[in-house]
Context: one part of a larger RNA
Molecule: small-subunit ribosomal RNA, 5' domain
Organism: Rhodochaete parvula
């Protein structure tokens, strides 16, 4: 000089457009963040004379593995990046085929009945795209015999049909695993290992493997830095710099880890699961003392820490997502609006004319000099500002706009509503004059102040940048 997720001081008109807890991964009051699906079942209630047609608690299916949040942990095949092989994959696309036959349950609901809740308990009845059996095969195991192994004619429609189910083939897109290379400091860390190395059998897993068990061998790693400590998520990329480097890792995108700590595993195509479940811990809360309920690192929002970070807003109108045939319904993703000079552009606080160079100020050699065309005063002009009217796109041929009566247009009025800061010894653009008297005090570095201080404080002039300017950290 540049920069910054800043912070403090003085001060502040106005848009547009990002951006906003870096600290205590501290604890949370409150309401919202994941539901839908009557065209899957049965039932109950509501309307209705009926036909129907509407609501929803429960059985049932699909989603809660996305999105959203955070960076503690991790020095790691975690990431980058190039490469393998022994893999799985709901929905979606594609071909190929199937759906033959019987069966027992439950929940809702009814009766009893335990508890203070929270949630049960016995018994009895009833469906299904829930669930069990048997057939049956392009599949799989397999040298072959053999074994094994599937389904819902089920919903909607007068039909046509359409929609779903099962098995299998390839695909698209996702994912799991393996290995070469990079990836931060310390040696005042030198030795590390015993399921560690390999092998054999068996298990196990979707899968290759000491993943895991039993034998058998005695390997492995290491001055090219193991092992141990500290430190940290990583990448794209961001600052800066002529480049090389250096440092950063906020915001946006990738991929990891996490979810009140510590452990486990069920459901599933998918998790060892943030708003799912056990256990155990520690806090909080309710309790009739027997027993219970919670988890904001989702969005606001509270205490708290802290130099320091926002509203308990408004909508699903647009884009995405989830269900659902669809109408639609969820959606604190997400559009958007509020709040902050937090930063970056970009406009404005007038403009011409105007010397008796007024008045005040401040310096003087008292003569005059500066402030200074500066004002006042003439003449315009309305970016802005106020106040009326108008009035959008964004929406996908019908319907539908949160933002919003917004942006933006037109008309009036009236210079009207809008200028600070820091600096002035040198380094460094700008100097006098008063106080003060080694005192107060200044200060980035030389250095200033002890009675004429351009250095301290005040005034006046100036000189810089400006809706900011300084002034502290911090990186180049």
């Nucleotide at each position: 000089g540049g920069a910054u997720g800043a912070a403090c001081g003085c001060u502040g008109g106005c848009g547009g457009u990002a951006u906003g807890c870096u600290u205590a991964a501290c604890a949370c009051a409150u309401g919202c963040a994941a539901g839908u699906c009557g065209a899957a079942c049965g039932a109950a209630g509501a309307u209705g004379u009926a036909a129907a047609u509407c609501u929803u608690a429960g059985u049932g299916g699909c989603g809660g593995a996305c999105g959203g949040g955070u960076g503690a942990g991790u020095a790691a095949c975690g990431c980058g990046u190039g490469a393998g092989a022994a893999c799985c994959u709901g929905c979606c696309u594609u071909c190929a085929g199937g759906a033959g036959g019987g069966g027992a349950a439950u929940a809702a609901c009814a009766a009893u009945u335990g508890g203070a809740a929270a949630c049960g308990a016995u018994u009895g009845c009833u469906a299904a795209u829930g669930c069990c059996c048997c057939a049956u095969a392009u599949g799989c195991u397999c040298a072959a015999a053999a074994g094994u192994g599937a389904a819902a004619c089920a919903g909607a429609g007068u039909a046509a049909u359409c929609u779903g189910c099962c098995u299998g083939u390839a695909g698209a897109a996702g994912g799991g695993c393996u290995c070469g290379c990079g990836u931060c400091u310390g040696a005042u860390u030198a030795g590390c290992u015993u399921g560690u190395u390999g092998g054999u059998a068996a298990g196990g897993u979707a899968a290759a493997a000491g993943c895991u068990u039993a034998c058998c061998a005695a390997g492995g790693c290491u001055a090219c830095g193991a092992u141990c400590a500290g430190u940290a998520g990583u990448u794209g990329a961001u600052c800066u710099u002529a480049g090389a480097g250096g440092a950063u890792g906020a915001u946006c995108a990738g991929c990891c880890a996490c979810a009140c700590u510590g452990g486990g595993a069920c459901u599933g195509a998918g998790a060892c699961a943030c708003g799912g479940c056990c256990c155990a811990g520690a806090c909080u809360c309710c309790u009739a003392c027997g027993g219970g309920a919670g988890g904001c690192a989702g969005c606001a929002g509270u205490g708290g820490g802290g130099a320091a970070u926002u509203u308990u807003c408004c909508g699903c109108a647009a884009u995405g997502g989830g269900c659902g045939a669809a109408a639609g319904c969820c959606u604190g993703a997400c559009g958007g609006a509020g709040c902050a000079a937090u930063a970056c552009c970009g406009c404005g606080u007038g403009a011409g004319g105007g010397a008796a160079g007024a008045a005040g100020g401040c310096c003087u050699g008292u003569g005059g000099g500066u402030u200074g065309u500066a004002a006042g005063c003439c003449u315009c002009u309305u970016u802005u500002u106020u106040u009326a009217g108008g009035a959008a796109a964004g929406a996908a041929u019908u319907u539908u706009g949160a933002c919003g009566g917004u942006a933006c247009c037109u008309a009036a009025a009236g210079a009207a509503u809008a200028a600070g800061c820091a600096u002035c010894g040198g380094c460094u653009a700008a100097c006098u004059c008063c106080g003060u008297g080694c005192c107060a005090g200044c200060a980035g570095c030389c250095g200033c102040g002890g009675u004429a201080a351009u250095a301290c404080g005040g005034a006046g002039g100036a000189u810089g940048c400006a809706a900011g300017c300084g002034u502290u950290a911090u990186c180049c």